[in-house]
RNA sequence: AAACUGAAGAGUUUGAUCAUGGCUCAGAUUGAACGCUGGCGGUAUGCUUAACACAUGCAAGUCGAACGGAGGUAGCAAUACUUCAGUGGCGGACGGGUGAGUAACACAUAGGAAUCUACCCAAUAGUGGGGGAUAGCUCGGAGAAAUCCGAAUUAAUACCGCAUAAUACCUACGGGUUAAAAGUGGCCUCUGCUUGCAUGCUAUUGCUAUUGGAUGAGCCUAUGUCGGAUUAGCUUGUUGGUGAGGUAAUGGCUCACCAAGGCGACGAUCCGUAGCUGGUCUGAGAGGACGACCAGCCACACUGGGACUGAGACACGGCCCAGACUCCUACGGGAGGCAGCAGUGGGGAAUAUUGGACAAUGGGCGCAAGCCUGAUCCAGCAAUACCGCGUGUGUGAAGAAGGCCUGCGGGUUGUAAAGCACUUUCAGGGGUCAAGAAAGAAUGGCAGCGAAUACCUGCCAAACCUGACACUCGCCCCAGAAGAAGCACCGGCUAACUCUGUGCCAGCAGCCGCGGUAAUACAGAGGGUGCAAGCGUUAAUCGGAAUGACUGGGCGUAAAGCGUGCGUAGGCGGUGAAUCAAGUCGAAUGUGAAAGCCUCGGGCUCAACCUGAGAACGGCAUACGAUACUGGCUCACUAGAGUACAGAAGAGGACAGUGGAAUUCCACGUGUAGCGGUGAAAUGCGUAGAUAUGUGGAGGAACACCUGUGGCGAAGGCGACUGUCUGGGCUGAUACUGACGCUGAGGCACGAAAGCGUGGGGAGCAAACAGGAUUAGAUACCCUGGUAGUCCACGCCCUAAACGAUGAGAACUAGCUGCUGGAAGAAUUAAGUCUUUCGGUAGCGCAGCUAACGCACUAAGUUCUCCGCCUGGGGAGUACGGUCGCAAGAUUAAAACUCAAAUGAAUUGACGGGGGCCCGCACAAGCGGUGGAGCAUGUGGUUUAAUUCGAUGCAACGCGAAGAACCUUACCUAGCCUUGACAUCCCACGAAUCUCCGAGAGAUUGGAGAGUGCCUUCGGGAACGUGGAGACAGGUGCUGCAUGGCUGUCGUCAGCUCGUGUCGUGAGAUGUUGGGUUAAGUCCCGCAACGAGCGCAACCCCUAUCCUUAGUUGCCAGCGAGUCAAGUCGGGAACUCUAGGGAGACUGCCGGUGACAAACCGGAGGAAGGUGGGGAUGACGUCAAGUCAUCAUGGCCCUUAUGGCUAGGGCUACACACGUGCUACAAUGGCAAGUACAAAGGGCAGCAAGACCGCGAGGUGGAGCAAAUCUCAGAAAACUUGUCGUAGUCCGGAUUGCAGUCUGCAACUCGACUGCAUGAAGUCGGAAUCGCUAGUAAUCGCAAAUCAGCAUGUUGCGGUGAAUACGUUCCCGGGCCUUGUACACACCGCCCGUCACACCAUGGGAGUGGGUUGCAAAAGAAGUCAAUAGCUUAACCGCAAGGAGGGCGUUGACCACUUUGUGAUUCAUGACUGGGGUGAAGUCGUAACAAGGUAGCCGUAGGGGAACCUGCGGCUGGAUCACCUCCUUU
Repeated sequence: AAACUGAAGAGUUUGAUCAUGGCUCAGAUUGAACGCUGGCGGUAUGCUUAACACAUGCAAGUCGAACGGAGGUAGCAAUACUUCAGUGGCGGACGGGUGAGUAACACAUAGGAAUCUACCCAAUAGUGGGGGAUAGCUCGGAGAAAUCCGAAUUAAUACCGCAUAAUACCUACGGGUUAAAAGUGGCCUCUGCUUGCAUGCUAUUGCUAUUGGAUGAGCCUAUGUCGGAUUAGCUUGUUGGUGAGGUAAUGGCUCACCAAGGCGACGAUCCGUAGCUGGUCUGAGAGGACGACCAGCCACACUGGGACUGAGACACGGCCCAGACUCCUACGGGAGGCAGCAGUGGGGAAUAUUGGACAAUGGGCGCAAGCCUGAUCCAGCAAUACCGCGUGUGUGAAGAAGGCCUGCGGGUUGUAAAGCACUUUCAGGGGUCAAGAAAGAAUGGCAGCGAAUACCUGCCAAACCUGACACUCGCCCCAGAAGAAGCACCGGCUAACUCUGUGCCAGCAGCCGCGGUAAUACAGAGGGUGCAAGCGUUAAUCGGAAUGACUGGGCGUAAAGCGUGCGUAGGCGGUGAAUCAAGUCGAAUGUGAAAGCCUCGGGCUCAACCUGAGAACGGCAUACGAUACUGGCUCACUAGAGUACAGAAGAGGACAGUGGAAUUCCACGUGUAGCGGUGAAAUGCGUAGAUAUGUGGAGGAACACCUGUGGCGAAGGCGACUGUCUGGGCUGAUACUGACGCUGAGGCACGAAAGCGUGGGGAGCAAACAGGAUUAGAUACCCUGGUAGUCCACGCCCUAAACGAUGAGAACUAGCUGCUGGAAGAAUUAAGUCUUUCGGUAGCGCAGCUAACGCACUAAGUUCUCCGCCUGGGGAGUACGGUCGCAAGAUUAAAACUCAAAUGAAUUGACGGGGGCCCGCACAAGCGGUGGAGCAUGUGGUUUAAUUCGAUGCAACGCGAAGAACCUUACCUAGCCUUGACAUCCCACGAAUCUCCGAGAGAUUGGAGAGUGCCUUCGGGAACGUGGAGACAGGUGCUGCAUGGCUGUCGUCAGCUCGUGUCGUGAGAUGUUGGGUUAAGUCCCGCAACGAGCGCAACCCCUAUCCUUAGUUGCCAGCGAGUCAAGUCGGGAACUCUAGGGAGACUGCCGGUGACAAACCGGAGGAAGGUGGGGAUGACGUCAAGUCAUCAUGGCCCUUAUGGCUAGGGCUACACACGUGCUACAAUGGCAAGUACAAAGGGCAGCAAGACCGCGAGGUGGAGCAAAUCUCAGAAAACUUGUCGUAGUCCGGAUUGCAGUCUGCAACUCGACUGCAUGAAGUCGGAAUCGCUAGUAAUCGCAAAUCAGCAUGUUGCGGUGAAUACGUUCCCGGGCCUUGUACACACCGCCCGUCACACCAUGGGAGUGGGUUGCAAAAGAAGUCAAUAGCUUAACCGCAAGGAGGGCGUUGACCACUUUGUGAUUCAUGACUGGGGUGAAGUCGUAACAAGGUAGCCGUAGGGGAACCUGCGGCUGGAUCACCUCCUUU
């Protein structure tokens, strides 16, 4: 500051992060539709589909003031009025509809010249005089009809001559040509006849000619106007000229002749799609999409063609023809065209009444009244849209009832309701009542015209009349809260949460995703949120989307730089000056229709809506002006570019020649049995003499060392030496040219390897192929052979990870250090050195950039110019088509369909048949076992009525179970109980309790008897029992994947984290890494870190030494007593021991090593030495590890049973498989006899001595002992003797028979033990596998818990008592660092391809059926033009014969429908076939991701079930180790 008001993001790829990138959502909108719901009004809008077909009615008529005539009414009549078929005039070219066609002068904007224009306006002049017909009517005829024919008769503002005519037209400049309607109305004053009429008068309207205007129309030009190049060439009236014809008019518009042009990469032609615009929707804008309603233009009118009439049409409600369709028909013929308004059928998701009126606005005709008008104005239908209003207002806590939830207390619905007090908009009923009405037309007045007061015209006044809408708008009255709320949503995005049901079912879903028994996501309910007469859904457009980027993106690794150069068009371009004014800039003029948008006002009560004025319309055109910049032209310049001269470097290229080493082959010699090859082998070669070795020869290919992040080249690429020819770059100094430059679509050239063609050549190597191995297989990796090929010449191919994954050129922007090619300078004897500078090539690094990695004067930094390329993944670099190629194939290059991701960089983990360091009975070194036997025990499996349940890799399997005959017991069978075996509450009765008898397998049941307790406030109460009713009990029923608690495991491994700070956009990192060291993240040092916590260690217990205290039940040295003997006794407190308290061990001391550290090694002392030994102690976490059957517990389930009781059975089964053990296989032993030494425990419902009995298990009996006292209780191996003599035994003891003992209510299923007899397998154990590093393994016995009884198990105890460890390569497990990764459910991961099945879209395909169209022909209706020797003819001429002119007919040209042939293109379809995509569980392998187990990938060629393999060349987007070079630091 009137015309200015304005820009948001979110979800989803990952374990997490940043980026890239798609998909999706929130907004606005619509001519909408569908679902649920629905009170009123205003204003708009309403077949988007079948330009599909249409019944019925209406939509264009009017004029008697052009004409004759007919009918009717009035009148005596003349006549008047009225109605009308026909002739005639004007209008039916407007208005209304639709959008099929059209990519075009169709439309838009701005211009132009060669035109016409009825009605209208203005002007000039005229409007004289004749003629012949014809509808109608009448008569006759044909026909079903439509309609037609003949005869007679008639009028005109119908028709035709004549006259006159210029300011018109033509002209040969002499001249020539062309017109009309005194028609109609009015008047009787004038004139003539004369009730009146007219040739009179008058007026108006006509008519004719001409000019001008206005309006409307035709034509031309510039510019703009969709997609496809997988449409690149198109065109013969085509482009131009001359002449003619034609048109209102220019023009190839048409024709004849001449010329050969015209259009096109600034996209012609062809194909597809489409009416165009003002504008509408969206958007901050720029843009994008659209073109309903309203307005302008165009095109069309059943389809195609054609003309006629007319001012205007090639004509929506006209004509002719052809075609399709429909209808009528007497079968001979006819009729029709709703894309006008209503309406019908059809199509469709879907779109209204067969309404009223001409009252208004407008149109046609008419002098007018008026008539007509489905234009229009109104009404009806539809929540289709926009706008407005209402469905009440206030008060009201007992926070009612009901619902829902609940932790049971309550909360919420909720002031909500009810109740009380008010109000009455809207709807309803009644009444009243505007505006839309002004013209017109009686009449009166004034004026004009005129002879006139008439007529007519203009102005003024004015009674009266005219309303479809309309039962209108508005206003007033009446009554009563009365008649008026729904829809969607509530996991996140996105505002709004709980319960119940369901149980990957039913279902939801816009994206992510929910649902597999505790679903805020399904369904219902309560509650809530949002909008509201609507709310949701679907479809569509823009937005968000900067995901097509002009504003405003990118291309090293995410999609994206052509393999490289030369160069055409094009684009861009150095310095100074002059000029022009095209671009550019300025102000002006014209235009940019109206409506719309915007601003300021006004009118409907507001708003929507309507309306006035303005602003704007970003544009185009015209003329004028400015001249800095760009551009044109001109003149100069030298800094860009180039030329000449001098010099040096180089695997630059082409051709010719030369050389040596090596492989192979050949010949000869020496020589003998092997050679060769591999992880190991074999095929192969060799006694016919190989390999090896010597000499000579042949032949082909490649050029060691030099050799180097060295050089050259545009790239591919180039490597022995010499010569010839030749390209480019660099340096130096001077001279010359004078912008000559840069880039580069198309185009052209070059272009590794492989491959192809022809001809050579062929030593080695080597696709294919063959053989041998490996393997489950091995079409491979390895080996032995071996052909194309590799080489040369010529010609093709034209692709690579053709890479710096980085287009070319120019300018600018810190440094440091190498290498390479020059130049100058300093100093120097020289080699070398230093400084400066130009070109190239490397490493590091600042600013800056980047998603990060990284780049960083050789940019991926900051800018400019030009080119190429990208736009989610897959399908696919594929199909089809084109081009190229001999072929292989290359190049150009889609779509359907499908997914919500695909991808880059970096992070943390995990993993690796990656690396480094370290540890552990992990391996190794040892000892002993298991696996073989028999038995025991557990498990699986099987069986069973039941064999209850759980545990099930390590970390289940002598585990829960520290002990199943009944019980236990949970299982099975059978019999019973139902408030229950157990808990609480209520009522009644009874003490409780005990004994006996009967039935039954028992549970249970029937009966008899004994017995009257405790407290008391005298009411009763407590405990117990019986009976009853219901709340409830009960469940070893399910879910350990709903849980608590407890436990296992990695692992007694050394780790796991935090605060603050710092670094990074971030996930994260740092600390915790590094150098040492340790058993240890133990400690030390260093360090952008400094500290801290949980773990480690220590603190606790046992044990090893000593001291001290205490001294019974333990001990006994000394003293005494005593015995056959014995701490047995007195006594002792020394020792042992017991159990309290202390000491001791800390790398404390010494030496060495180490960094003056931590620490390590050795030593001394010591009972013990470097955590002395053992135990307890288990970080953050992992395994949805184990346990609902220890216990507890949510939810679910059962309730005369899934609860409870009882008896019997089962858990003990047995073809088999596995685990853990015991006993053995024997002589280091068995047996017999004798002898010695423990520790730690248990014991009263118990341990039990001595004694006696029994062969024994055991029995009888019972002293002692609640235990350092008594007892279990004799320890065994050991030791000393004897015997056995290597055998299935004097080993081994299973199995079986008989006889017993003990426990127990009871040993049948199903106990242990004893005696006698029996005497199985087994002679040291395959593959494989386990434990153990010292008082350990091994071996020997003892005890305890559980327990009536039952121990080879378990847990403890002591006795005897070893071997070995070089060491860390390997196996297993673990820790730290690092590296790769396509893994993150984390390698038990991920993942590729064939095959099989189902479905989907698509390519090819013998063909088949349509559409469109080119070319060549045929055909020829109506019509126009032309010709015309046939027929015919009112007006004019005529000398009367006829003529002119016309009509019909015929012919020709053009041409629609139609037909044929042959192409092109497109759509549909097609047996079969190709690949592709999708699908929870299929088959075969394992190609890729780690060094993925043969590094991978690219191109090419061959091969193979498949992934793939192999050859040749290339790349690093390869791990690991070593070396070289360079850099950084010191």